[in-house]
Context: one part of a larger RNA
């Protein structure tokens, strides 16, 4: 691990809702007694309890057996139980008024289901707390009586003797044998390193080598004493029998656990919440909201469409207000500042400030404006509704109070698979198809079966369906990824395609080639020189088809080459500047690697158009089941019934005893093994074999009644 067996909402008391039953303005007995029997049973027993009247703190006072109307079921109508609305009444508040509670009669006893409270209270699970006894054969310390320590080394005091000294004394040599002295695998004690061996070991701390102490605060034996908030401790919270920041054992005891885990048959109906308030409250609980069940009422309801009338102040926009804010013009001259004239008074210039005109911009807490959506009312259509809507009630009963993703709108944050709100939706509690895989992205809400048609998404192969059609673009394997979690940006590109503007051009443009590019003049100045070309000034005239007092190279200066400019050859577009599409660069991560893969280039990429097909539990058709409702039934209706966690409600299946009943069985019961059939299911039944003596149907009633899980328990293997 597996298998078998065991294994969790129970009992009593009290309270309460509902169902059923008895009696009913009453209902019931309790303790207990008697009779009978041993198993319940029958008869007594109102003590007492609940109800029959309330109100008031109290003293105390003390109510409709129906006066009026409406009206459901029913009914032809009138009427109309129950119901509703008035009216009336009791009492408290001094009276009154108003207000609170109550009044036109239903309870009580039993039983069953649900629920609450108290008890172990669905089951298992602490660490702990308290009490009584047991422990110092381990270990800590003390006490008593005992035992033990090879050998070697150093050489304290004292003593003897020599030397020196006035002396005290110092000193040499010897002797001597001190010491928590030295060496030491003596015995014995210890336990430093080895991260050696071992690691289901030889061993729940050992083995090997190495190392420390080894006459002392030494080591050891036996006996004895100290006990659990206590001992003992050269002190480490050490040790107190493999147990110690409070021993172990039995008991209180089923401690408590707002925490974790588990909680056993089926089908059917409905179906949440992760919010608010309070809380020594934040892992809990209570109340409300939301779920469910029941009861009642009795006629309208409103998710939608269109129209009308209103509302509001968002998006946007604007600057008329409140503020922010660019430049310019004008005016005022009170006030502020700087400069200036003046002895001062005072004056002047500039500027701020204010006002005004113009120009250019902003605002969640600005608005002269102002949508779309939205909200309210009315009407219309639609839909639902006497097969009961809308609504009301219940002291029946829950669960929930960790939520999360996405889209739109906000606050916070550099940001986040961030945080906090908000409207909606989905997951949660939702299966199926698509997105490679993938809670919440796309399609779509699964009663069962069969066949078809589509959605999202796809149609070269893996892989169902177009190697479909028409027209562009890309040359980078760019790409072949809807979005997201696929990483990509600023900035660049004479890559290429599309689309505008300007300008030149058959009186010939642009490019290329051929030829010319002159004269006054070496312009003047400067300078050694300055001749188109170091620098400064000026930049005219002539001949011309055209040619600068010169664009660059060049020379010491000239020369030389070249350009502007002109002509010729050639012959149709050239040039410049915007916008857009695809593509390229920018582009870096650690084993070799990913468009899902193969592979793909007028694609199997990308943009546009068009048509066919594939593709879900969607939709359609047929058959069947359930549920709700109508109906005596047969049957009918459901376009808009059938997903479902927590949870509520309903109906069933099976097991074991018991009572009654009817049956089966040695011509073979139960059980076991294999097989067939029936039922939506829990399950039932039949056949064969085995087995060898009990078993079942129907009705009722009672449970120690159903196993896959609890690191479940016991056994087997």
């Nucleotide at each position: 691990a597996c298998c078998a067996g065991g294994g969790a909402g129970u009992g009593c008391a009290u309270a309460u809702u509902g169902g059923c039953g008895g009696c009913g303005a009453g209902g019931c007995u309790a303790a207990u007694u008697c009779u009978g029997a041993u198993a319940u049973a029958g008869a007594g027993g109102a003590a007492g309890c609940c109800g029959u009247a309330g109100c008031g703190a109290a003293a105390g006072c003390g109510a409709c057996a129906g006066g009026c109307g409406c009206g459901c079921a029913u009914g032809a109508a009138a009427a109309g139980a129950g119901g509703c609305g008035c009216g009336a009444c009791g009492u408290a508040u001094a009276c009154a008024a108003g207000u609170g509670c109550g009044u036109g009669c239903a309870g009580u006893c039993g039983u069953c289901c649900g629920u609450a409270u108290g008890c172990g209270a669905c089951c298992c699970g602490a660490a702990g707390c308290c009490g009584g006894g047991c422990g110092a054969u381990c270990u800590a310390g003390g006490c008593g009586c005992a035992g033990g320590c090879a050998g070697a080394u150093c050489g304290a005091a004292g003593c003897g003797u020599g030397g020196c000294g006035a002396a005290a004394g110092c000193u040499g040599c010897g002797u001597g044998g001190a010491g928590g002295a030295u060496c030491g695998u003596u015995a014995g004690a210890g336990g430093u390193g080895u991260u050696g061996a071992u690691a289901u070991g030889c061993a729940a701390a050992u083995c090997g080598c190495u190392c420390u102490c080894g006459u002392g605060a030494c080591c050891u034996g036996c006996g004895u004493c100290u006990a659990g908030g206590g001992g003992u401790g050269a002190a480490a919270g050490u040790c107190c029998a493999a147990u110690c920041g409070a021993g172990g054992u039995c008991g209180g005891a089923a401690a408590u656990a707002g925490c974790u885990g588990g909680u056993u048959c089926c089908u059917c109906c409905c179906g949440a919440a992760a919010c608010a308030u309070a809380u020594c409250g934040c892992a809990g609980u209570a109340u409300g909201a939301c779920c469910u069940g029941g009861u009642c009422u009795g006629a309208g309801a409103u998710a939608g469409u269109c129209g009308g009338c209103g509302g509001a102040g968002u998006a946007g926009a604007g600057c008329a207000c409140u503020g922010a804010u660019u430049g310019g013009g004008g005016a005022a001259g009170c006030c502020g500042g700087a400069c200036u004239c003046g002895a001062a008074a005072g004056g002047g210039u500039c500027u701020g400030u204010u006002c005004u005109c113009u120009u250019g911009u902003c605002a969640a807490a600005c608005u002269c404006c102002a949508a779309a959506a939205c909200c309210g009312c009315c009407g219309u259509c639609g839909u639902c509704g006497u097969a009961g809507a809308c609504g009301a009630c219940c002291a029946g009963c829950a669960g929930u109070c960790c939520g999360g993703g996405c889209u739109g709108g906000g606050g916070g944050g550099u940001a986040a698979g961030c945080u906090u709100c908000u409207a909606g939706u989905c997951c949660g509690u939702g299966a199926g198809g698509g997105a490679g895989a993938c809670a919440a992205c796309c399609c779509u809400g699964a009663c069962c079966g069969u066949g078809g048609u589509u959605a999202a998404g796809g149609u070269c192969c893996c892989c169902a369906a177009g190697u479909a059609u028409c027209g562009g673009c890309c040359a980078a394997g760019u790409g072949u990824c809807a979005a997201c979690a696929c990483u990509u940006a600023a900035g660049g590109g004479u890559g290429u395609c599309c689309u505008g503007g300007g300008u030149c051009a058959u009186a010939a443009a642009c490019a290329a080639c051929u030829g010319g590019a002159a004269g006054g003049u070496u312009a003047g100045c400067u300078u050694a020189g300055a001749a188109g070309c170091a620098g400064c000034u000026a930049u005219c005239c002539u001949u011309u088809a055209a040619a600068g007092a010169g664009u660059g190279c060049g020379u010491a200066a000239c020369a030389g080459c070249u350009c502007a400019c002109c002509a010729g050859u050639c012959g149709a577009g050239g040039u410049u500047u915007g916008g857009g599409g695809c593509c390229c660069c920018g582009a870096a991560a650690a084993u070799g690697g990913a468009c899902g893969g193969g592979g793909c280039u007028c694609a199997a990429g990308u943009c546009g158009a068009c048509u066919a097909c594939c593709g879900a539990u969607a939709c359609c058709a047929c058959g069947g089941a359930g549920c709700a409702c109508c109906g005596c039934a047969a049957g009918g209706u459901g376009a808009u019934c059938u997903a479902g966690u927590a949870g509520g409600a309903a109906g069933g299946c099976g097991u074991u005893g018991c009572g009654c009943u009817c049956g089966g069985g040695u011509a073979g019961a139960a059980g076991c093994a294999g097989g067939g059939c029936u039922g939506u299911a829990a399950a039932g039944u039949c056949c064969u074999g085995u087995g060898g003596a009990c078993c079942g149907u129907g009705c009722g009633g009672a449970a120690a009644c159903g196993a896959a899980a609890a690191u479940c328990c016991u056994g087997g293997c």
Predicted 3D model of a 717-nucleotide part of an RNA (large-subunit ribosomal RNA, domain II) from a bioreactor sludge metagenome. It matches the Rfam family "Bacterial large subunit ribosomal RNA".